This is a predicted structure of a 475-nucleotide part of an RNA (small-subunit ribosomal RNA, 5' domain) from a metagenome.
Context: one part of a larger RNA
RNA sequence: GAACGAACGCUGGCGGCGCGCUUAACACAUGCAAGUCGAACGCACACUUUCGGGUGUGAGUGGCGGACGGGUGAGUAACGCGUGGGAACCUGCCCCGAGGUCUGGGACAACCGUGGGAAACCGCGGCUAAUACCGGAUGUCUCCUGAGGGAGAAAGGCUUGCCGCCUUGGGAGGGGCCCGCGUUGGAUUAGCUUGUUGGUGGGGUAAUGGCCUACCAAGGCUGCGAUCCAUAGCUGGUCUGAGAGGAUGAUCAGCCACACUGGGACUGAGACACGGCCCAGACUCCUACGGGAGGCAGCAGUGGGGAAUCUUGGACAAUGGGGGAAACCCUGAUCCAGCGGCGCCGCGUGGGUGACGAAGGCCUUAGGGUUGUAAAGCCCUUUUCUCGGGGAAGAUGAUGACGGUACCCGAGGAAUAAGCACCGGCUAACUCCGUGCCAGCAGCCGCGGUAAGACGGAGGGUGCUAGCGUUGUUC
Numbered sequence: 001g002a003a004c005g006a007a008c009g010c011u012g013g014c015g016g017c018g019c020g021c022u023u024a025a026c027a028c029a030u031g032c033a034a035g036u037c038g039a040a041c042g043c044a045c046a047c048u049u050u051c052g053g054g055u056g057u058g059a060g061u062g063g064c065g066g067a068c069g070g071g072u073g074a075g076u077a078a079c080g081c082g083u084g085g086g087a088a089c090c091u092g093c094c095c096c097g098a099g100g101u102c103u104g105g106g107a108c109a110a111c112c113g114u115g116g117g118a119a120a121c122c123g124c125g126g127c128u129a130a131u132a133c134c135g136g137a138u139g140u141c142u143c144c145u146g147a148g149g150g151a152g153a154a155a156g157g158c159u160u161g162c163c164g165c166c167u168u169g170g171g172a173g174g175g176g177c178c179c180g181c182g183u184u185g186g187a188u189u190a191g192c193u194u195g196u197u198g199g200u201g202g203g204g205u206a207a208u209g210g211c212c213u214a215c216c217a218a219g220g221c222u223g224c225g226a227u228c229c230a231u232a233g234c235u236g237g238u239c240u241g242a243g244a245g246g247a248u249g250a251u252c253a254g255c256c257a258c259a260c261u262g263g264g265a266c267u268g269a270g271a272c273a274c275g276g277c278c279c280a281g282a283c284u285c286c287u288a289c290g291g292g293a294g295g296c297a298g299c300a301g302u303g304g305g306g307a308a309u310c311u312u313g314g315a316c317a318a319u320g321g322g323g324g325a326a327a328c329c330c331u332g333a334u335c336c337a338g339c340g341g342c343g344c345c346g347c348g349u350g351g352g353u354g355a356c357g358a359a360g361g362c363c364u365u366a367g368g369g370u371u372g373u374a375a376a377g378c379c380c381u382u383u384u385c386u387c388g389g390g391g392a393a394g395a396u397g398a399u400g401a402c403g404g405u406a407c408c409c410g411a412g413g414a415a416u417a418a419g420c421a422c423c424g425g426c427u428a429a430c431u432c433c434g435u436g437c438c439a440g441c442a443g444c445c446g447c448g449g450u451a452a453g454a455c456g457g458a459g460g461g462u463g464c465u466a467g468c469g470u471u472g473u474u475c
Base pairs, nucleotide, nucleotide: 001475002474003473004472006471007470008469009468010467013347014346015345016344017343018342019340020339021305026303027302028301030300031299032298035064036063037062040061041060043058044057045056046055047054048053071258072257073256080183081182082181083180084179085178086177089175090174091173094171095170096169097168098167099166100165101164102136103135104134105133111126112125113124114123115122116121141152142151143150144149156163157162158161184230185229186228191221192220193219196218197217198216199215200214201213202212203211233255234254235253236252237248238247239246240245260281261280262279263278264277283294284293285292286291311337313336314335315334319333320331321330322329323328350380351379352378353377360371361370362369363368385412386411387410388409389408390407394402419464420463421462422461423460424445425444426443430459431458432457433456434455440447441446
């Protein structure tokens, strides 16, 4: 000098665009954040009816979604990430292609009855539908094979041309796995390892593999730093610098990991699953003491910690996502608004004229000098402000939270708007008074013990300016 997710002090007019718990991955009251489909299905209720029916609501069965989106950085020094490759894999929805959609059956919720319980909720008996569940048939096709053969499907719905269903090939996008190279500090950590290293058989997986298991062999890593300890999410980037480099990883984007702590699997195309389940633990809450309920590192918000970090706001109008044939519903994703000079950028706090140089202040050699064209006065302007009127784009036909916002027009009136630090040298800017090694200053050198340009005040000056200084950190 530059920079910052900053903080603190003094000061503070406006707007645009950004950013805003860096600390306790501390604990959380309350509300909301993931639903949707009646064109899969039965039932109950309400309204209506031309008595055929129609419409709506509710819980339930069923389907799809809840594996996305959103948060956080605890853990992780690792194929985690970055980059470049690889072969033994999977893939719901979507796109392209081939073929099929025949025929049967038995249940379980809801509901009814009944019982238990304070509750959470649960048991027993009975009835019932389906795109729920299970057979038989067929087999383009696919799989297995000892090549003879064997195994494998389906679901219908409505508004009648649409949405589906089954088998199978390909694609797109997505994902799993493996490898080369790169990826912090410590040797005051020198040896580490028994599923350890390799092989064979088997198991397991979508798939390779000590991933697991039995047996066999005795290997494998390490001074080019193994092991251990400490620290840390990684990257695109960001800051600085002429560069090389150094530092860093907030916001935005990609990947990873985590979801009270630890463990586990279930369902599923996909999870070992933030707002799913089970077990254990700590904590909080309810209880009739028998037993139950909960998980903000989602958005707001509270307590606590801290130098320090916001509203318990509006809307689905746009973009995107889930469901639905659609209408539409849901969406604290998102778009907006609010708060905060936290940052960057822009604008204003007026312009011209005005000397016999007013008054006041300060200095003085008492003549004067300076503040100073500064003020007043006179002549103007209206950015901003206030009031009145008009009023968007963002929305392909309709639909606008923002918002009567931006912007435009008119009226009014200099009106509503300047501070902060410094002035011994470095370093730009000097005098007076007070103080008297005191009180104090200070980044370094150093000032202060009776004329202090260095302390405190004043006048004047210098610098920056809605900011200015200080502190911290990086280069």
The RNAcentral record of the full RNA draws on SILVA.